[in-house]
RNA sequence: GGAGUUAUAGCUUAAAUGGUAGAGCCCAUGCUUAGCAGGCAUGAGGUCCUGGGUUUAACCCCCAGUAUCUCCU
Numbered sequence: 001g002g003a004g005u006u007a008u009a010g011c012u013u014a015a016a017u018g019g020u021a022g023a024g025c026c027c028a029u030g031c032u033u034a035g036c037a038g039g040c041a042u043g044a045g046g047u048c049c050u051g052g053g054u055u056u057a058a059c060c061c062c063c064a065g066u067a068u069c070u071c072c073u
Base pairs, nucleotide, nucleotide: 001072002071003070004069006067007066010025011024012023013022027043028042029041030040031039032038049065050064051063052062053061
């Protein structure tokens, strides 16, 4: 220098041909216990990497950029 992959909650990660984003762990509250752990129930937590474009509508499609990882030279 060139090619490709990945970027979503505090962490690990889903989202089947575009239609208002879920799960596990963690955290908070309640029940259970003498109390803790565990279990059960409820809840909080996301400008979907950034900026543009297309579209009635974008995590998803297009362009550019940033970062991570891999390969080629």
This is a predicted structure of a 73-nucleotide RNA (transfer RNA) from Camelus ferus. Rfam family: tRNA. Rfam classes the family as a transfer RNA. RNAcentral holds the sequence, with entries from Rfam. NCBI's taxonomy places the organism under Eukaryota, Bilateria, Craniata, Laurasiatheria, Camelus. The coordinates come from a structure-prediction model, not an experiment, and the mean pLDDT is 81.